[in-house]
């Protein structure tokens, strides 16, 4: 220099192909239970790598860039 893959709550992960309220678990917070705590039960919490485009509507489609990984040179 060329090609490819990946990027989503604090962590892991689904939704992406085929555009329509962003899923689940762990964690954290509050409550119940308990003498207290743990376990268990209920509720809440918080995210689409960045910028631009298309569209009524974008995590998803298009363009550019960034980061990580792989292959070629």
């Nucleotide at each position: 220099g060329g090609g490819g893959a990946u990027g989503u709550c604090g962590u892991a992960u689904a939704a992406c192909c085929c555009g329509g309220c962003a899923u689940u678990a762990c964690g954290g917070c509050c409550g119940g239970c308990u003498c207290c705590a743990g376990a268990c039960c209920g509720g809440c919490u918080a995210a689409u790598c960045a910028g631009g485009g298309u569209u009524c509507g974008a995590a998803u489609c298009c363009c550019u860039g960034c980061a990580u990984c792989c292959c070629c040179a």

This is a predicted structure of a 73-nucleotide RNA (transfer RNA) from a Nanobdellota archaeon.
The source organism's lineage runs through Archaea, Nanobdellati and Nanobdellota.
The sequence is in RNAcentral, with records from ENA.
It matches the Rfam family "tRNA". Rfam classes the family as a transfer RNA. About the family: Transfer RNA (tRNA) molecules are approximately 80 nucleotides in length.